The prediction has a mean pLDDT of 82. This is a predicted structure of a 73-nucleotide RNA (transfer RNA) from an Acidobacteriota bacterium. The source organism's lineage runs through Bacteria, Pseudomonadati and Acidobacteriota. Rfam family: tRNA. The family's RNA type in Rfam is transfer RNA. It was read from a public genome assembly.
RNA sequence: GGGCCAGUGGCGCAGUUGGGAGCGCGCGUGAAUGGCAUUCACGAGGUCACGGGUUCGAACCCCGUCUGGUCCA
Numbered sequence: 001g002g003g004c005c006a007g008u009g010g011c012g013c014a015g016u017u018g019g020g021a022g023c024g025c026g027c028g029u030g031a032a033u034g035g036c037a038u039u040c041a042c043g044a045g046g047u048c049a050c051g052g053g054u055u056c057g058a059a060c061c062c063c064g065u066c067u068g069g070u071c072c073a
Base pairs, nucleotide, nucleotide: 001072002071003070004069005068006067007066010025011024012023013022019056027043028042029041030040031039032038049065050064051063052062053061
């Protein structure tokens, strides 16, 4: 320098026929228990890496950039 893959709440990830942003763990509140643990219910928390484009509408499609992994040189 080039090819490929990945980047989504604190952490691990799903979501690629373009229209609802979700799951598990964690966190907060409440209930059950004499208390802890645990279980259940509810809730908070995300500029979907960044910038632009296409579209009525983009996490998803197109272009560029950045970061990480891997392979080639």